[in-house]
Context: one part of a larger RNA
RNA sequence: UCAUGGCUAAGGAACUAGGCAAAAUGGGCCCGUAACUUCGGGAGAAGGGUCGCCCACAGUAAUGUGGGCCGCAGUGAAUUGGUCCAGGCGACUGUUUAUCAAAAACACAGGACUCUGCUAAAUCGAAAGAUGAUGUAUAGGGUCUGACACCUGCCCGGUGCCGGAAGGUUAAGUGGAAAUGUUAGCUUCGGCAAAGCAUCAAAAUGAAGCCCCGGUAAACGGCGGCCGUAACUAUAACGGUCCUAAGGUAGCGAAAUUCCUUGUCGGGUAAGUUCCGACCUGCACGAAUGGUGUAACGAUCUGGACACUGUCUCAGCCAUGAGCUCG
Numbered sequence: 001u002c003a004u005g006g007c008u009a010a011g012g013a014a015c016u017a018g019g020c021a022a023a024a025u026g027g028g029c030c031c032g033u034a035a036c037u038u039c040g041g042g043a044g045a046a047g048g049g050u051c052g053c054c055c056a057c058a059g060u061a062a063u064g065u066g067g068g069c070c071g072c073a074g075u076g077a078a079u080u081g082g083u084c085c086a087g088g089c090g091a092c093u094g095u096u097u098a099u100c101a102a103a104a105a106c107a108c109a110g111g112a113c114u115c116u117g118c119u120a121a122a123u124c125g126a127a128a129g130a131u132g133a134u135g136u137a138u139a140g141g142g143u144c145u146g147a148c149a150c151c152u153g154c155c156c157g158g159u160g161c162c163g164g165a166a167g168g169u170u171a172a173g174u175g176g177a178a179a180u181g182u183u184a185g186c187u188u189c190g191g192c193a194a195a196g197c198a199u200c201a202a203a204a205u206g207a208a209g210c211c212c213c214g215g216u217a218a219a220c221g222g223c224g225g226c227c228g229u230a231a232c233u234a235u236a237a238c239g240g241u242c243c244u245a246a247g248g249u250a251g252c253g254a255a256a257u258u259c260c261u262u263g264u265c266g267g268g269u270a271a272g273u274u275c276c277g278a279c280c281u282g283c284a285c286g287a288a289u290g291g292u293g294u295a296a297c298g299a300u301c302u303g304g305a306c307a308c309u310g311u312c313u314c315a316g317c318c319a320u321g322a323g324c325u326c327g
Base pairs, nucleotide, nucleotide: 001322002321003320004319005318006317007316008315010313011312014311019308027051028050029049030048031047036041038147052069053068054067055066056065057064058063070074082306083305084304085303086302087301088300089298090297094106095105110145111144112143113142114141115140116139122131123130124129148293149292150291151290153223154222155221158220159219160216161215162214163213164212167211168210169209173205174204179199180198181197182196185192186191224242225241226240227239228238251285252282263279264278265277266276267275
């Protein structure tokens, strides 16, 4: 000096990003126990008291009552919850980055949409075949949401999906006009040319799809601007105008979302960029990419309080081990 333990006056978080670490709490019995609540919980809430040994009595006993005795100390050692208040997120128990992340991520019961009538859809395979399933729509697959409570607004113009079939467009195929090559023949000697055999190939016909017409948002998604107006001022229930498929409803809101921003006001502190409650000017919340609440739960995150302490003011001492120095 390091590591691991033990003790410490007065103070008690002043330490620090943060009470990290440590301390404190701790067992049994008795009493007692709030808000809130899904009436189960919360709850071991919180907060108090008591505990050894001897004798007597009651009792089958456990144990209880009374009297006495000892110590600083009776769950005499060891083992053995710290607690409370408020908020965010996720309902919960669970799962996860084997070896830097355990979470607010994943899953979940519940909800919804959609596909699938059985040789099912879907999936694997070249196929045979297999899973689905020795199941049959109260079943199986896919996608989204995520207990529960209250709810889930408007837009189908774009993209997707579903339905429709009148018209337009459209492939191979069918079709075969015309043309070209070849030459019997004819010829004004320049050419013209039937049949056949070849080459090329027009019109016409020709499905789905697309165009088109409807539907559909718990499909992908989207959900405005400017100007004026009330008898103080301010503001605008109201009016005008432009644009749109429709212009954001309920609820929430400086939020895990707010740039300006340490917004403003209130609370807590002597003092608070954090925290809690409001306001609404939402740069850029918003309704199953779910919205708002919510008891219980959480090795979760944030703020506060009590208790407690060498975290600190500010260090000191001791023990054991290692290192170093000397021998």